Transfer RNA from a Candidatus Woesearchaeota archaeon, 73 nucleotides, folded computationally. Its Rfam family is "tRNA". By type it is a transfer RNA.

RNA sequence: GGGGGUAUAGCUCAACUUGGUAGAGUAAUCGGCUCCAGACCGGUUGAUCUGGGUUCAAAUCCUAGUGCCCCCA
Numbered sequence: 001g002g003g004g005g006u007a008u009a010g011c012u013c014a015a016c017u018u019g020g021u022a023g024a025g026u027a028a029u030c031g032g033c034u035c036c037a038g039a040c041c042g043g044u045u046g047a048u049c050u051g052g053g054u055u056c057a058a059a060u061c062c063u064a065g066u067g068c069c070c071c072c073a
Stems, first nucleotide, its partner, number of pairs: 001072007010026004020056001028044005049065005
């Protein structure tokens, strides 16, 4: 220099194929249970890497970047 993959909650991952209410587990926090704690049960909080475009509507499609990983030279 060329090609490919990847980026979503504090963490691990879905949702993309087929554009239409962003979800699960875990963590945190509050409550229940318990003499207390753990386990268990219930509630709450929390996210689409950045800019631009298309569209009534974009995590999803297009485009330009950035970080990380792999391959070629």